Predicted 3D model of a 92-nucleotide RNA (TPP riboswitch aptamer (THI element)) from Rhizosphaericola mali. Of the family's consensus pairs, 100% are formed in the model. The prediction has a mean pLDDT of 79. Rfam family: TPP riboswitch aptamer (THI element). The family has 115 seed sequences and 16,130 matches in Rfam 15.1. Its family is annotated with thiamine pyrophosphate binding in the Gene Ontology.
RNA sequence: UUAUUUAACCCGGGGUGCCGUAACAAGCUGAGAGAUACCCGUAUUACCUGAACAGGAUAAUGCCUGCGAAGGGAUGGUUACCGUCCAUCUUU
Numbered sequence: 001u002u003a004u005u006u007a008a009c010c011c012g013g014g015g016u017g018c019c020g021u022a023a024c025a026a027g028c029u030g031a032g033a034g035a036u037a038c039c040c041g042u043a044u045u046a047c048c049u050g051a052a053c054a055g056g057a058u059a060a061u062g063c064c065u066g067c068g069a070a071g072g073g074a075u076g077g078u079u080a081c082c083g084u085c086c087a088u089c090u091u092u
Stems, first nucleotide, its partner, number of pairs: 006080005011041004016035001017028002047072003053066004
């Protein structure tokens, strides 16, 4: 100067609704509906706000679509791997 992938661990961020019950259970969506689990860490896929939003569907819902490349949002560390550049050696 150029390039800088993936994974693990540490650290950090995040959500938990509908239905049903006396309370559980069962059922729905989802990665996850309180799990020593799951998702996400710089952003067009974590999540929040707008939002008691709009349209559609459903037994019902933050179920689906739109809004939405919207406005915010964790800007960290170690190791290994991938790749880039340089130097040296060998061969032609």